[in-house]
Molecule: transfer RNA
Organism: Minisyncoccota bacterium
RNA sequence: GGGCCUGUAGCUCAGUUGGCUAGAGCGCUGCAUUCGCAUUGCAGAGGUCAGGGAUUCGAUUUCCCUCAGGUCCA
Numbered sequence: 001g002g003g004c005c006u007g008u009a010g011c012u013c014a015g016u017u018g019g020c021u022a023g024a025g026c027g028c029u030g031c032a033u034u035c036g037c038a039u040u041g042c043a044g045a046g047g048u049c050a051g052g053g054a055u056u057c058g059a060u061u062u063c064c065c066u067c068a069g070g071u072c073c074a
């Protein structure tokens, strides 16, 4: 320098052809339970879907560029 893959909540990830309010588990907060903790139950907070642009009535999803990580080739 070139090819390919990945980037979504604090962490690990899902998201089937573009369309309803973007989700799960763990974690966090509150309440209940307990003498207290743990466990369990209920509720809640937390997101620039890596960044920018394009197409479209509409983009996490399609296209282009950039950034970061991984991998292969030179």
Base pairs, nucleotide, nucleotide: 001073002072003071004070005069006068007067010026011025012024013023019057028044029043030042031041032040050066051065052064053063054062